[in-house]
RNA sequence: UCCCGAUAAAGGCAAACCUGCCUAAAGGUGGGGACGCAAAGCCACGGGUCUACGGCGGUGUAUACCGCUAUGACAGCCGGGUUACCGAA
Numbered sequence: 001u002c003c004c005g006a007u008a009a010a011g012g013c014a015a016a017c018c019u020g021c022c023u024a025a026a027g028g029u030g031g032g033g034a035c036g037c038a039a040a041g042c043c044a045c046g047g048g049u050c051u052a053c054g055g056c057g058g059u060g061u062a063u064a065c066c067g068c069u070a071u072g073a074c075a076g077c078c079g080g081g082u083u084a085c086c087g088a089a
Stems, first nucleotide, its partner, number of pairs: 004087002012037002017032006035076001041082003045079003048074003054069006
């Protein structure tokens, strides 16, 4: 230095759920809360998943309904990239 990862030490993050705010929604974010996590730090690059305001198409008398669509999201779904604390075997 690279791999690796202890019932080690110091520290870190925070699922569900409750709640304020933002968003059309998915989701995000502050507070509470801990199921878990050795990258559960960061990046939507590949796959996957979620949503569909708007757009397109359809039905309809209809301001309604249905289908498709990411330009919106998820890094705690799997790969990949990148940075990093500690050091037993």

c-di-GMP-I riboswitch aptamer from an Actinomycetota bacterium, 89 nucleotides, folded computationally. NCBI's taxonomy places the organism under Bacteria, Bacillati, Actinomycetota.